[in-house]
RNA sequence: GGGCGGUUAGCUCAGUUGGUUAGAGCGCCACGUUGACAUCGUGGAGGUCGGAGAUUCGAGUUCUCUACCGCCCA
Numbered sequence: 001g002g003g004c005g006g007u008u009a010g011c012u013c014a015g016u017u018g019g020u021u022a023g024a025g026c027g028c029c030a031c032g033u034u035g036a037c038a039u040c041g042u043g044g045a046g047g048u049c050g051g052a053g054a055u056u057c058g059a060g061u062u063c064u065c066u067a068c069c070g071c072c073c074a
Base pairs, nucleotide, nucleotide: 001073002072003071004070005069006068007067010026011025012024013023019057028044029043030042031041032040050066051065052064053063054062
């Protein structure tokens, strides 16, 4: 230098053909349960979907540029 994959909650990751509310597990908080823990149950908080722009009635999803991480080729 070229090619490919990835970036979504604190962590690990889903997200279908673009469709109206963005999710799961773990973790965290509260309550219940217990003599007290643990476990379990219920509820809750937590998101600029890496950044900018474009297309569209509508973008996590499509297009362009860009940043970072990983792999391959030279």
A computed fold for a 74-nucleotide RNA from a Planctomycetaceae bacterium, annotated as transfer RNA.